Record summary
This is a predicted structure of a 93-nucleotide RNA (THF (Tetrahydrofolate) riboswitch aptamer).

RNA sequence: CACAAAGUAGAUAAGCCGCGUAAAGUGUUGCAAAAUGGAACGUUGUUUGCAAACGAAAGGUGAAUCCUGCGGUGGCUUAUUGCGUUCGUUGUG
Numbered sequence: 001c002a003c004a005a006a007g008u009a010g011a012u013a014a015g016c017c018g019c020g021u022a023a024a025g026u027g028u029u030g031c032a033a034a035a036u037g038g039a040a041c042g043u044u045g046u047u048u049g050c051a052a053a054c055g056a057a058a059g060g061u062g063a064a065u066c067c068u069g070c071g072g073u074g075g076c077u078u079a080u081u082g083c084g085u086u087c088g089u090u091g092u093g
Base pairs, nucleotide, nucleotide: 001093002092003091004090005089010081011080012079013078014077015076016075017074018073019071020070021069028052029051030050031049032048033047034046038087039086040085041084042083058068059067060066
């Protein structure tokens, strides 16, 4: 120098363990903030806080519990997928 590769935030699915069903959570809108391949710039999404509107599936069991469901439900693991430019890293020449 040339060629190739890896890696973010996340997304989807499955498994496991929970939470709610006495409605929290999820989703929507607005405002503010944060983190986002090792670095810089940037994109796309993500997260958090506040506010607003909206809003649900229960059944079995004598009952508690529990079981079966339900929730665009939480966490973990695994699989698949996942940065534009430049530099960097790894491999080959």
The coordinates come from a structure-prediction model, not an experiment, and the mean pLDDT is 81.